This is a predicted structure of a 251-nucleotide part of an RNA (large-subunit ribosomal RNA, domain VI) from Olivibacter ginsenosidimutans. Model confidence (mean pLDDT): 87 of 100. The full RNA is in RNAcentral, with records from ENA.

Context: one part of a larger RNA
């Protein structure tokens, strides 16, 4: 822009697209079959491989602003206690995310119509013959079933509500986000938990600093301490104020 009024929300699905894999072993059964050796179709059941789609409980990885611990050397007037540089200094751990090697889950059953192929019924042709009229059964292959996407499907569908003389609604701007290059999307904007702050919990780290006790002293205890990103939930303290814009009736 267009869907001949403007608008929200919810849809139908013409049509596109994915998927489509496979093996072991257990039963039936040492049955059927076969002198034996050997050994099944068919059917029920278990577990695997690869691929692929979500996901983060577990199992690991990552995790330069969490925790510790520790070397060399400045500074903070000294201690002590920091903190700056040294690949993040090295070194030992880790939440939230985002991850595989970690979890989950998928291929199907089912129906319809077929192929070779089996067949019924049956003549031309007194018989025969699955085919000539007719009828069945029959593949991982087709049609649908499963999953995504879809009405620019210009054949612009459909349902529900709203709004009609300044409004329904959308936007600007603000806080943010399981949303992202930006646009978008999605949540919130004082009638508020949207960020951050604090509070609390959880997780991480491993027992801060200062005192005291014991020891000559390194230390050890009082102590699961302290400190703590991203998580859980509460609380208006801070910041989303005010407010401006667009926004329909044609033939």
């Nucleotide at each position: 822009c267009g869907c001949a009024g403007g608008a929200a929300g919810u849809u139908u699905g013409c049509g596109c697209g994915g998927g489509g894999c496979u093996g072991a072993c257990c039963u039936u059964a040492g049955u059927a079959c076969g002198a034996g050796a050997g050994g099944a179709c068919c059917g029920g059941g278990u577990u695997g491989g690869a691929c692929u789609a979500g996901c983060c409980u577990c199992u690991g990885g990552u995790g330069a602003a969490c925790c510790u611990g520790u070397u060399a050397u400045g500074c903070c007037g000294c201690c002590a206690g920091g903190u700056g540089u040294a690949c993040g200094g090295c070194a030992g751990g880790g939440u939230a995310g985002c991850u595989a090697u970690g979890c989950u889950g998928g291929g199907g059953a089912c129906a319809g119509a077929u192929a070779a192929g089996c067949g019924c019924u049956g003549a031309a042709a007194g018989c025969a013959u699955c085919u000539a009229a007719g009828c069945g059964c029959g593949a991982a292959a087709c049609u649908g079933g499963c999953c995504g996407c879809a009405a620019g499907a210009u054949u612009a569908g459909a349902c529900u509500u709203c709004c009609a003389u300044a409004u329904a609604g959308g936007g600007c701007c603000g806080u943010g986000g399981g949303a992202g290059a930006c646009g978008a999307c999605c949540a919130c904007g004082u009638g508020g938990a949207u960020a951050g702050g604090c509070c609390g919990c959880a997780g991480g780290u491993g027992u801060a600093c200062a005192g005291g006790u014991a020891g000559g002293a390194a230390u050890a205890c009082c102590a699961a301490a302290g400190c703590u990103g991203a998580g859980c939930g509460g609380u208006a303290c801070u910041a989303a104020u005010a407010g401006c814009c667009c926004g329909a009736a044609a033939c």